[in-house]
């Protein structure tokens, strides 16, 4: 690298170093940013996907459910920043009706990060 599963409107930011960028990728919007982007560091968080420790339940090599936060990650601007592909539900506009346009929710795809496997 692959692949499966889960989760993604909720939490959490100070300094140093740096010196123009950033928000994933192309696109269009919009936002952060020289009152200092990005990336490194150092301390502080948050949040609970895994191991641990604890408790209850049950069909007990194990599984659910809680708790807690020592270990491994992860993650601290805005829904994964928003739209982008289907056109399924709704409301509205247009219509003799569908076709068609517009909010809003819905579903895919990509992306992240977790664990299991390769």
């Nucleotide at each position: 690298g692959a692949a499966u599963u889960a989760u993604a409107c909720a939490g959490a930011g100070g300094a140093g170093u740096g010196g123009a960028g950033a928000g994933a990728u192309c696109a269009g919007g919009c936002u952060c940013a020289u009152u200092g982007a990005a990336a490194c560091u150092c301390c502080g968080g948050c949040a609970a996907c895994c191991u641990g420790c604890c408790c209850g339940c049950c069909a007990c090599a194990g599984g659910c459910g809680g708790a807690a936060a020592a270990g491994g990650u992860g993650c601290c601007a805005a829904u994964a920043c928003c739209u982008g592909c289907c056109a399924c539900u709704u409301c509205g506009g247009a219509c003799a009706a569908a076709a068609c346009c517009g909010g809003a929710g819905g579903g895919a795809a990509u992306u992240a990060u977790a664990a299991u496997u390769u």
The RNA shown here (SAM riboswitch aptamer (S box leader)) has 118 nucleotides and comes from a Bacteroidales bacterium. It matches the Rfam family "SAM riboswitch aptamer (S box leader)". About the family: The SAM riboswitch is found upstream of a number of genes which code for proteins involved in methionine or cysteine biosynthesis in Gram-positive bacteria. Its family is annotated with regulation of gene expression in the Gene Ontology. The model forms 89% of the base pairs in the Rfam consensus. Its mean pLDDT, the model's own confidence on a scale to 100, is 84.